[in-house]
């Protein structure tokens, strides 16, 4: 210097244009003598940042940051 993926809740992933979920984990109530397990409610996201197309973008398109691979 090029290719080529990948960014979403604390971590680890989902969501194929139409009001962003899941497990786990965290907080409260219950249950137990007490834990652990379990049951209920609950908090916690400007979907890495900018611009574009669209009636409407996590999703399509570009540019920039991050980071993982490959090739020199």
């Nucleotide at each position: 210097a090029g290719g080529c993926g990948u960014g979403u809740a604390g971590c680890u992933c989902a969501a194929u244009g139409g009001u962003a979920g899941a497990g786990c984990g965290c907080u409260g109530c219950u249950a137990u003598u007490a834990c652990a397990u379990g049951g209920c409610a609950g908090a916690g996201g400007u979907u890495g940042g900018g611009g574009g197309u669209u009636c409407g973008a996590u999703u399509c398109c570009u540019u920039c940051c991050g980071c993982g691979c490959c090739u020199a």

Annotation:
Predicted 3D model of a 72-nucleotide RNA (transfer RNA) from a Rhodospirillales bacterium. The prediction has a mean pLDDT of 81. RNAcentral holds the sequence, with entries from ENA.